[in-house]
RNA sequence: AGUUUAGCAUCAAUAUGGUGACCUCUGGGAGCAGGGGACCACCAGGUUGCCUAAGGAGGGGUGAACUGGACCAGGUAAGAAAUUGAGCAGGUUGAAAUUCCCAUGCCAUUCU
Numbered sequence: 001a002g003u004u005u006a007g008c009a010u011c012a013a014u015a016u017g018g019u020g021a022c023c024u025c026u027g028g029g030a031g032c033a034g035g036g037g038a039c040c041a042c043c044a045g046g047u048u049g050c051c052u053a054a055g056g057a058g059g060g061g062u063g064a065a066c067u068g069g070a071c072c073a074g075g076u077a078a079g080a081a082a083u084u085g086a087g088c089a090g091g092u093u094g095a096a097a098u099u100c101c102c103a104u105g106c107c108a109u110u111c112u
Stems, first nucleotide, its partner, number of pairs: 001112002005108001007106004011049004016044005022037006056102001058101005068093002071090001076085003
């Protein structure tokens, strides 16, 4: 210097747009309609740093006995109806959560 195999690890800020949850006002006989607010988590791609040993906006899986999102048969709730609400099964996934791989860094190790 190359090579094999393991272990551990892989930052944050900011603006814009978005997803989910939250609080609240007005109207209405229900389903509901129309506004306002703050904060949290996450996604997209942009900029940046008194950041790091390294720190990509990388690629997948699961997403269930209840916990993500959206579409929701049947059934169910409201309604005279029109229709609307919550939503199981089911399939689905930029945005709950979780996990694997690549890549990167450190450390050890095999052989040359």
The RNA shown here (Metazoan signal recognition particle RNA) has 112 nucleotides and comes from Pteropus alecto. Its Rfam family is "Metazoan signal recognition particle RNA". Rfam's curators write: The signal recognition particle (SRP) is a universally conserved ribonucleoprotein. On this family, see Wild et al., Curr Opin Struct Biol 2002: "Towards the structure of the mammalian signal recognition particle". The family has 91 seed sequences and 383,523 matches in Rfam 15.1. The RNAcentral record of the sequence draws on Rfam. Its mean pLDDT, the model's own confidence on a scale to 100, is 75.